[in-house]
Context: one part of a larger RNA
RNA sequence: CGAUGCUGAAGGAACUCGGCAAAUUACUCCCGUAAGUUCGCGAGAAGGGAGCCCGGUUCGUGGGCAACCAUGGGCCGGGGGCACAGACCAGGGGGUGGCGACUGUUUAGCAAAAACAUAGGGCUCUGCGAAGCCGCAAGGCGACGUAUAGGGUCUGACGCCUGCCCGGUGCCGGAAGGUUAAGAGGAGAGGUGCAAGCUUUGAAUCGAAGCCCCGGUAAACGGCGGCCGUAACUAUAACGGUCCUAAGGUAGCGAAAUUCCUUGUCGGGUAAGUUCCGACCUGCACGAAUGGCGUAACGACUUCCCCGCUGUCUCCAGCAUCGACUCA
Numbered sequence: 001c002g003a004u005g006c007u008g009a010a011g012g013a014a015c016u017c018g019g020c021a022a023a024u025u026a027c028u029c030c031c032g033u034a035a036g037u038u039c040g041c042g043a044g045a046a047g048g049g050a051g052c053c054c055g056g057u058u059c060g061u062g063g064g065c066a067a068c069c070a071u072g073g074g075c076c077g078g079g080g081g082c083a084c085a086g087a088c089c090a091g092g093g094g095g096u097g098g099c100g101a102c103u104g105u106u107u108a109g110c111a112a113a114a115a116c117a118u119a120g121g122g123c124u125c126u127g128c129g130a131a132g133c134c135g136c137a138a139g140g141c142g143a144c145g146u147a148u149a150g151g152g153u154c155u156g157a158c159g160c161c162u163g164c165c166c167g168g169u170g171c172c173g174g175a176a177g178g179u180u181a182a183g184a185g186g187a188g189a190g191g192u193g194c195a196a197g198c199u200u201u202g203a204a205u206c207g208a209a210g211c212c213c214c215g216g217u218a219a220a221c222g223g224c225g226g227c228c229g230u231a232a233c234u235a236u237a238a239c240g241g242u243c244c245u246a247a248g249g250u251a252g253c254g255a256a257a258u259u260c261c262u263u264g265u266c267g268g269g270u271a272a273g274u275u276c277c278g279a280c281c282u283g284c285a286c287g288a289a290u291g292g293c294g295u296a297a298c299g300a301c302u303u304c305c306c307c308g309c310u311g312u313c314u315c316c317a318g319c320a321u322c323g324a325c326u327c328a
Stems, first nucleotide, its partner, number of pairs: 001323008010314002014312001019309001027051005036041001038157001052079012080084001092307004097302002099299002104116002120155007132141003158294004163224003168221002170217005177212003183206002188201005225243005252286001253283001264280005
C1' cells in the first nucleotide's frame, strides 16, 4: 500500500452522476393504521407497547374412581443483569411524477428494461382433399380439428374514446370498352416449275390473364395547409376575403422518454433548485389500435422530495486476518 472484516468523538449526505457502499429495520402477540380503489386491495401501511426468572390467585381442556399427571389463558406481587425476540437467523419507512396493466420472458459469456409475451380488442383469409406451411413427388403438419375452428397481421388489462381524407400505393368487386401473347385466320406478295404443285412471306378479322378504365375499402400502406384584413385604449380575433388540396389535425394531451430558441414564463418546494411537481400554450417537430387520454394493484425499472440511519463525507484513526514489502 491492497483485500476482507470490526470499532469510532462532534456533526449527519455537507460525499457523489446518484445515499453507490455501509448502517438502520428485522421474530411473535396486543393496540393502532391515511389518501386512493377495479371494494379484492392499499396493510406487515405508518406508529406504539409487551417478551427473562420466582411466588400467589383464578378460569379452562384432555386422561384418571380419586390422588394426581399433561396442557392453554387471565389477574396480582416480587427478583436479577449493561443487555430478557440476550447468540445465530431475521422488512428501513413515507410522499410524488414517468413508463409498462398485472404473474411471466430476454441479449448462455458487459444490457432484465419503459424491450418481448400476455389475457382482452380489431381487420383479413379459410366450407374441408380448408386456408397456410414442409416436400421434386408420394406424402405430412394443420387435425383424428370444422368458422365458438384454424392461419396471417396490428393493438395490448380495465375505464372514457378512437374524428376527417380513397387523389397516390395495396387489396376487393366490375358479363361493357381500349391494349394484347401463343394460336386461329387467310386478302395478297415473292421464289421455283410447262403444269399440277412445292415453298417463303403475310393484311384485315377472332384470341386469355394482366394493364388501362369504372367503383369500393384507412383497427389497409399512408396523409391530415398558406397568406391578408377585422371589435369604441391597447392587445387579441368569435368574423370576412383569397389561393391551394384527396382532405386540411376533432376529442384529449401538451417546454412532454416528444420543446430547437430554453435554465421559456408564473407558482410550489430550498437560505440558494439547468433536475422535480403544478400551471400557461408561442406543439422548431403530440394526437387517436405504428392507438389518444386516464387508471387501483404490481415493478431487483426510472425522476424528485422527506423521516430514520450511518466513516459516503468534514477528516481520518485504531484493531484483526491474508497478501505485498524487509530480513533470515
Notes
Large-subunit ribosomal RNA, domain IV from Afifella pfennigii DSM 17143, 328 nucleotides, folded computationally. The organism belongs to Afifella pfennigii, within Bacteria.